[in-house]
Context: one part of a larger RNA
C1' cells in the first nucleotide's frame, strides 16, 4: 500500500460498487420455461336463431385438457472433481457436423391405415393404469417425380511425401414434401403473407489434431499387455486401440516417466522504480458439475440443474400392496462459522422462448430494501469579536494555558426536515388516415414512409423553487525512542503496558486518571493475509 474481510469504540447525508471465503451440508414455503387455436379433432362458457322444451343450429366471441410444432442443450448457479490438449497461445483438419438466420436455384403430384382426447366398463388409498368402441391433423406410412444430392463402376485432366484428393464427364441404382390465414372472381383460376421439401454457398455454434507455456515432493525411479506399432473389420458426423481378430515387440523415463499431495485455467487484480512476488471475489472468455454412482433415449445440438431408466444414501406420504422428492436458480430456513442481505416491485427498458400479430412467459434483467463492507463527494457553519469573562488545569502565587475559543453582533442556508412544481430514461409494436414502390388483369395484402393516437416498476424519485431556523449532525487512536505530540496527581517490580528496544522496586513525559497537545476523521484503531 491492498482486502469479498472480521472484532472494539463511534456514527449526518448522497452517488457508484460489493456482500456464505466455512458444510459441493440438509432443506419448509412461494416463484425461476414456456408458448402457438393462423397445424388438429373435441369439450365447456357466452350471445343469437329455431324448438315438439328433450334439444338442434350459428358465431371474425371466449377458454383450453389432449394430439402436433418450436423451445426446455440458451439464460441463471457453483468450483466438488480435474496436473489434463482442461486452460492460454500459435497453427492445422486432403478426417468432420451445424436447428433457427442470409443469398441464390428447383419443387410441393397421388393414396392409405391408425391413435390420444372422448364414451362405456373395470382395477387402485394414492401415484397411476387396463379392456372395448369412436375420431382428426403440418402426427404416421406407401406410390410418383428429382438435372443438382448419395452409392457403385468407368473415362479424361490437375494436385499432394503418402494411405490419397480435386475438377469435368458417362452408366446403373437409391432418396423429398404440408399446408394455414386472407383478397379478387359466377367459376376455372389468379394473387399477398407465413410456413413445407431437395440441393448449394455463407454466417454462427461445435468436434478433432499438433507445437509451445504455467504447481510441490526423488525421504516417489522405474512405469506400461490394448500397452507401442501394423493389416483387416466394426463403430462414429469424422481421423484414431475408440473397440475387436490376427501379427510384430514395442512405447515412456533424471530434459523427471510413474506415484503421492495440492489446485478449476485465463483476461485480469494486488504490490513493486522495474525485474519479480502474490491472488484468481466481483466483471468478461473457456472448462467441469447438478443428492452419490452408472446408463442410454429424444433431438440440429445433451449422455440433459428445475427430462427418463437402474442402483445407493437420505427425507416424506401410505389403506402396508405401493408411491413421491432433489435450491451449487431467486428469496428464505436450520446447521457450521470470526463472518456475509429482502420469503420486496416490475416486465416500463435491454435481452431471450413461442406466436403472422396482438400478446403470453421470463427471480435473466431493470429497480427498490438491508449492511460505513469499500471507493468518491459533501456537511457538522462563515466574518467581526479582549475586560483576554466565568470555569477547568497548572503555578516559582507574579502569572501561564484552554483562548478569538466562548458569549455578543452581522451574514449564509450546502445537507437534513417542511411545502409547491416536477423530468429524461419511450424507441417502438399496434390502431386510424394519407403518400410512394415492386408486383397483379384487378382488389386486398406486402415493403418503405408521413400525421394523429399509443405504453414508466423505479416514483411524486432525480432536479428546481420557497419558508423558518445555529438550530438537527464528531468521534477514534496516540503523546519514552523508532514517530508528530508534556505536565500534574494516583500507584510503588504491585496494578499494569508492550510492534521492537524496553517501562514500573516513592519525585514514572512509558502503568491509571485529569488538563494540555499531536494525528486521522464519519470514521478511527486492533487482528488476519499478500507485496
Nucleotide at each position: 500500500g491492498a482486502c469479498g474481510a472480521a472484532c472494539g469504540c463511534u456514527g449526518a447525508c448522497g452517488g457508484c460498487g460489493u456482500g456464505c471465503c466455512u458444510a459441493a451440508u440438509a432443506c419448509a414455503u412461494g416463484c425461476a420455461a414456456g408458448u402457438c387455436g393462423a397445424g388438429c379433432g373435441g369439450a365447456g362458457u357466452c350471445a343469437g336463431u329455431c324448438u315438439u322444451c328433450g334439444g338442434a343450429u350459428u358465431g371474425a366471441a371466449u377458454u383450453u385438457a389432449g394430439c402436433g410444432g418450436c423451445g426446455g442443450a440458451c439464460g441463471g448457479g457453483u468450483g466438488a472433481g480435474u496436473a489434463a490438449c482442461a486452460c492460454g497461445u500459435a497453427g492445422g483438419u486432403a478426417a468432420c457436423c451445424u436447428g433457427c438466420c442470409u443469398a441464390a436455384c428447383a419443387g410441393a403430384c397421388u393414396g392409405g391405415g391408425a391413435u390420444a382426447a372422448c364414451u362405456a366398463c373395470c382395477g387402485g388409498a394414492a401415484a397411476c393404469g387396463g379392456u372395448a368402441g369412436c375420431u382428426a391433423a403440418g402426427a404416421c406410412c406407401g406410390g410418383a417425380u428429382a438435372c443438382g444430392c448419395c452409392a457403385a463402376c468407368g473415362a479424361g485432366g490437375g494436385g499432394g511425401c503418402a494411405u490419397c484428393u480435386c475438377c469435368u464427364u458417362g452408366u446403373u441404382g437409391g432418396g423429398a414434401a404440408a399446408a394455414g390465414c386472407g383478397g379478387a372472381g359466377c367459376a376455372a383460376u389468379c394473387u399477398g403473407c407465413u410456413g413445407c421439401u431437395g440441393a448449394u454457398a455463407g454466417a454462427u455454434g461445435g468436434a478433432c489434431c499438433u507445437g509451445c507455456g504455467g504447481c510441490g515432493c526423488a525421504u516417489u525411479a522405474g512405469c506400461u499387455a490394448g500397452u507401442u506399432g501394423g493389416u483387416g473389420a466394426g463403430g462414429u458426423a469424422g481421423a484414431g486401440g475408440c473397440u475387436c481378430a490376427c501379427c510384430a515387440a514395442g512405447g515412456c523415463g533424471a530434459c523427471g516417466a510413474u506415484g503421492c499431495g495440492u489446485a478449476g485455467c485465463c483476461g485480469a487484480c494486488c504490490u513493486g522504480a522495474g525485474a519479480g512476488g502474490g491472488u484468481g471475489a466481483a466483471c468478461g472468455g473457456c472448462c467441469a458439475c447438478a443428492c452419490u454412482g452408472g446408463g442410454a433415449c429424444u433431438g440440429a445440438g445433451a449422455c440433459a440443474c428445475g427430462g427418463c431408466c437402474c442402483a445407493g444414501a437420505c427425507u416424506c406420504c401410505u389403506a402396508c400392496g405401493g408411491g413421491a422428492g432433489g435450491c451449487a436458480g431467486c428469496a428464505g430456513u436450520a446447521g457450521g462459522g470470526a463472518a456475509u442481505c429482502u420469503u420486496c416491485g416490475g416486465c416500463a427498458a435491454u435481452g431471450g422462448a413461442c406466436g403472422a400479430a396482438a400478446g403470453u412467459c421470463u427471480g435473466a434483467c431493470c429497480g427498490a430494501g438491508c449492511a460505513a463492507c469499500g471507493c468518491c463527494g459533501c456537511g457538522u457553519g462563515a466574518g467581526u469579536g479582549a475586560u483576554g469573562a466565568a470555569g477547568g488545569u497548572u503555578u516559582u502565587c507574579g502569572g501561564a494555558u484552554c483562548g478569538u475559543a466562548a458569549a455578543a453582533c452581522u451574514c449564509u442556508g450546502u445537507u437534513g426536515c417542511c411545502a409547491a412544481g416536477g423530468a429524461a430514461g419511450a424507441a417502438a409494436a399496434c390502431u386510424u388516415a394519407g403518400g410512394c414502390g415492386a408486383g397483379u388483369a384487378a382488389c386486398u395484402g406486402c415493403g418503405c414512409u408521413u400525421a394523429a393516437g399509443g405504453u414508466g416498476a423505479c416514483g411524486g424519485u432525480a432536479c428546481u423553487u420557497g419558508a423558518g431556523a445555529a438550530g438537527a449532525a464528531a468521534g477514534c487512536c496516540c503523546c519514552g525512542g523508532c514517530u508528530a505530540a508534556c505536565u500534574a496527581c494516583g500507584u510503588g517490580c504491585c496494578a499494569g503496558c508492550a510492534g521492537c528496544c524496553g517501562c514500573g522496586g516513592u519525585a514514572a513525559u512509558a502503568c491509571g486518571u485529569a488538563g494540555g497537545g499531536g494525528g486521522c476523521a464519519a470514521g478511527c484503531g486492533u487482528u488476519g493475509u499478500c507485496c